Transfer RNA, 76 nucleotides, folded computationally. It matches the Rfam family "tRNA". The family's RNA type in Rfam is transfer RNA. The RNAcentral record of the sequence draws on ENA and Rfam. The prediction has a mean pLDDT of 82.
[in-house]
RNA sequence: GGGCCCGUAGCUUAGGUUGGUUUAGAGCGCGCGACUCAUAAUCGCGAGGUCAAGGGUUCAAAUCCCUUCGGGCCCA
Numbered sequence: 001g002g003g004c005c006c007g008u009a010g011c012u013u014a015g016g017u018u019g020g021u022u023u024a025g026a027g028c029g030c031g032c033g034a035c036u037c038a039u040a041a042u043c044g045c046g047a048g049g050u051c052a053a054g055g056g057u058u059c060a061a062a063u064c065c066c067u068u069c070g071g072g073c074c075c076a
Stems, first nucleotide, its partner, number of pairs: 001075007010028004020059001030046005052068005
């Protein structure tokens, strides 16, 4: 330098290929509570995301297109 893949909560991720109706869900973790003599486990409730950034298409974008940034793999 060229090609491919990935980027969603503190971490691991679902959803994307069918754009749509409701609020972007889940597990772990975190906070509070219940249970217990107490702790753990278990159960309930809650906070936390501007879906890497910018632009475009569209009535409507996490989802489609382009550019940039970051990470990984391969080739030279």